[in-house]
RNA sequence: GGCAGGCCAAGCAGCCGCGGAGGCUCGCCCUUCGAGGAAAGUCCGGACAUCACAGGGCAGGGUGGUCGGGGAACCCGACCCGGGGAAACCCGCGGGAAAGUGCCACAGAAAACACACCGCCGAUGGCGCGUCAGCACGUGCGGCGCGCACAGGCAAGGGUGAAAAGGUGCGGUAAGAGCGCACCGGCGCCGUGGCGACACGGCGGCCAGGCAAACCCCACCCGAUGCAAGGCCAAGCCGGACCGCUUGUAGGUUGCCCGCCGAGGUCCAGGUCGGCCGCGUCAGAUGGAUGGCUGCUCACGACAGAAUCCGGCUUACCGGCCUGCU
Repeated sequence: GGCAGGCCAAGCAGCCGCGGAGGCUCGCCCUUCGAGGAAAGUCCGGACAUCACAGGGCAGGGUGGUCGGGGAACCCGACCCGGGGAAACCCGCGGGAAAGUGCCACAGAAAACACACCGCCGAUGGCGCGUCAGCACGUGCGGCGCGCACAGGCAAGGGUGAAAAGGUGCGGUAAGAGCGCACCGGCGCCGUGGCGACACGGCGGCCAGGCAAACCCCACCCGAUGCAAGGCCAAGCCGGACCGCUUGUAGGUUGCCCGCCGAGGUCCAGGUCGGCCGCGUCAGAUGGAUGGCUGCUCACGACAGAAUCCGGCUUACCGGCCUGCU
């Protein structure tokens, strides 16, 4: 210098406020408590609540290396594989492309039943020329050599592309090619080790492009809605039932009588305004508290503030401290 993990989040004192709880001598008193590591995003999982639900299936959605932890999880740990780094360590949207379908821009011959632009070859066949002490006998056949690149062969090299039909080398060939061989990579089979992902070794030229965050296939999982869930109380208005409306009745007027007033009264159901619960506890409401001033000190102070609760993840963050590793 780097890497990983953890902790703190200016500190102290005084005064004045705000909210909760408790106390008594009820005073506008006393005591005590009062945001976070993320309270945030609302991205996952649950508790809880209402509705739905015999069981099974389809559709739809989610998760996706292995083993373990966990109530569960787009959670955590260790390990495996791939990539990065000198290392500590970091990153991975990490099942299947040899079930099927589809797509692969531009460029390029060709983007997957491979193909041929430049190029290489032209062994074989064809055409032409030359040659011969070969054969037939007057221009043919045959041999040899040279040329052309017509048929044809090739995919090594060039070129295109993000990606080109395994790679490198040697052999081989007319030129070439897993055509043959060695090593490397992949795939398949076998063996050994490991709970497993997988690793190592052997054998077989078997050589198969990429994309599944395209459809799809495989395995496992998933009912819907969220505290504005949901529950309780309940003015007014509307509705229903009963009583009463001039023989001053029901009712009111302090319990009764008189007197006076006197047309509406009582009950029920749903339920609006509103209130309470849900709602926690050494934070805690719905009028939604957690702030301000002064002084001192320093490394000069970031991101940000609860609203049903809990477990995670992610994002934001001035700086400082500690531990371990390289």

Predicted 3D model of a 326-nucleotide RNA (Bacterial RNase P class A) from a soil metagenome. The coordinates come from a structure-prediction model, not an experiment, and the mean pLDDT is 79. It matches the Rfam family "Bacterial RNase P class A". It is annotated as a ribozyme.